Predicted 3D model of a 394-nucleotide RNA (Bacterial RNase P class A) from a soil metagenome. It matches the Rfam family "Bacterial RNase P class A". By type it is a ribozyme. The RNAcentral record of the sequence draws on MGnify. The coordinates come from a structure-prediction model, not an experiment, and the mean pLDDT is 75.
RNA sequence: GCCAGCCGGGCGACCGCGGCGCCCUUUGUGGGCGUCGAGGAAAGUCCGCGCUCCACAGGACGCGGCGCCGGGUAAUCCCCGGAAUGCCGUAAGGUAUUGGAACGGGCCACAGAAACAUACCGCCCCAGUCCGCUGAGGGCAGGGGUAAGGGUGAAAUGGUGGUGUAAGAGACCACCGGCGACCGCAGCAAUGCGGCGGCCAGGCAACCCCCGCCGGGAGCAAGGCCAAGCAGGGACAAGGUUCCCUUCGGGGAACGGGAGGCUGUCCGUCUUCUUCCUCUUUGGAGGGCGAGUUCCGGGUAGGCCGCACGAGCGCGCUGGCAACAAUGCGCCUAGAGAGAUGGUCGCCCAUCCCCCUUCGGGGGGUGGACAGAACGCGGCUUAUAGGCUUGCCU
Numbered sequence: 001g002c003c004a005g006c007c008g009g010g011c012g013a014c015c016g017c018g019g020c021g022c023c024c025u026u027u028g029u030g031g032g033c034g035u036c037g038a039g040g041a042a043a044g045u046c047c048g049c050g051c052u053c054c055a056c057a058g059g060a061c062g063c064g065g066c067g068c069c070g071g072g073u074a075a076u077c078c079c080c081g082g083a084a085u086g087c088c089g090u091a092a093g094g095u096a097u098u099g100g101a102a103c104g105g106g107c108c109a110c111a112g113a114a115a116c117a118u119a120c121c122g123c124c125c126c127a128g129u130c131c132g133c134u135g136a137g138g139g140c141a142g143g144g145g146u147a148a149g150g151g152u153g154a155a156a157u158g159g160u161g162g163u164g165u166a167a168g169a170g171a172c173c174a175c176c177g178g179c180g181a182c183c184g185c186a187g188c189a190a191u192g193c194g195g196c197g198g199c200c201a202g203g204c205a206a207c208c209c210c211c212g213c214c215g216g217g218a219g220c221a222a223g224g225c226c227a228a229g230c231a232g233g234g235a236c237a238a239g240g241u242u243c244c245c246u247u248c249g250g251g252g253a254a255c256g257g258g259a260g261g262c263u264g265u266c267c268g269u270c271u272u273c274u275u276c277c278u279c280u281u282u283g284g285a286g287g288g289c290g291a292g293u294u295c296c297g298g299g300u301a302g303g304c305c306g307c308a309c310g311a312g313c314g315c316g317c318u319g320g321c322a323a324c325a326a327u328g329c330g331c332c333u334a335g336a337g338a339g340a341u342g343g344u345c346g347c348c349c350a351u352c353c354c355c356c357u358u359c360g361g362g363g364g365g366u367g368g369a370c371a372g373a374a375c376g377c378g379g380c381u382u383a384u385a386g387g388c389u390u391g392c393c394u
Base pairs, nucleotide, nucleotide: 001392002391004389005388006387007386009348010347011346012345013344014343015342017037018036019035020034021033022032023031024030039370043381044380046379047378048377049376050375051219052218053217054216063215064214065213066212067211068082069081070080071079072078083098084097085096086095087094088093099210100209104208105207106204107203108202120150121149122146123145124144125143126142128140129139130138131137158176159175160174161173162172163171179197180196182195183194184193185192186191223305224304225303226302233296234295235294236292239289240255241254242253243252244251245250256271257270260267261266272288273287274286275285276284277283312331313330314329315328316327318325319324349368352365353364354363355362356361
């Protein structure tokens, strides 16, 4: 230097804060003792689950997400192992990408003749005309061949050499490179190695599309239980007897009854009004009053649960390359409500600075990064002074 894992101040004293238990006071509660009291990220809320309520026959289509292969897991866009290609590094190693382009559609800026089949310049052949005119040759327009050369571009169907040809060309040959819907071997697979084949087949799927897998919604202010005060809704008894007065409408007294409050032999203070039927009275049916927050029911404030024994933590052992799984023993470890977990001092271990040095060290000063739970868990990402360790490279 690389990679992986871990720690992230320690001890003591005093003061203070929150939860729980016990005790003493005593109720305005206060005090004492004991015990427990943040993190590797508690953060961002990006991904995946548990849990809860709501919705839901089943299937298909659609929509969204994911995408090399295999494994792990409750699950994942996570983790582990492996594969291919590119880039960085002497190396250890790091990093980026990854289903299908021969189902089909679409797109490929600018430049360029042409962006997937194309002839702009050039080269070659054929025939015409003009110039020249002994000839060679040249100009102009036409038909055809040619991807070797020039030019454009990110990209124009491989490179070198040869054969071949009018000129050329994988048209053919040798080697190299690439490709493959073929064969064999190895591998669970991605894929690799070897053979064979022809040079036919450009790129983009983060454009549609095709293939495979996954996916209901909302979230602890989820949700459940108990339940004041107040205002609505519903339920609820007796409603008599006797006597006196009367202007005959009624009034008064005593006794009794009376839902409920409530345990005092008290309070409550009503004992009445009206409609219909029967109708001489009497009687019957209905409604109001009686009627208090007394009971019932729904909700609010408030209280309790959810809520920390869990995909838990530590150590050992077994299987596995590993992620991880199984198993044995031990441990209990914050809880919440607008929200406690802090401060001072001393010693020590780091850090940084200064001075001295006989380079062994000594002295003095400084003083701890990022940060902070709120239903829980597994990941990812981001922040982080400083330190420790295994392995590996040069």